[in-house]
Molecule: transfer RNA
Organism: Bacteroidetes bacterium 4572_128
RNA sequence: GCCUCCAUAGUUCAAGGGAUAGAACGAAAGUUUCCUAAACUUUAGAUACAAGUUCGAGUCUUGUUGGAGGUA
Numbered sequence: 001g002c003c004u005c006c007a008u009a010g011u012u013c014a015a016g017g018g019a020u021a022g023a024a025c026g027a028a029a030g031u032u033u034c035c036u037a038a039a040c041u042u043u044a045g046a047u048a049c050a051a052g053u054u055c056g057a058g059u060c061u062u063g064u065u066g067g068a069g070g071u072a
Base pairs, nucleotide, nucleotide: 001071002070003069004068005067006066007065010025011024012023013022018055027043028042029041030040031039048064049063050062051061052060
């Protein structure tokens, strides 16, 4: 250089083109407790970037960026 794969919440992972993008762990607040922990309740938090297709894109297409692997 060329080819393939991957990129969603702080972390690990879901989501066959269609309702408000969900779960667990973690974080914050509250209840409880003399205090802490545990338990329970609530809240916040994400689709790598830019275009395209579509009535509708996390999902399909193209390019870019980053990561992993293969190839002489």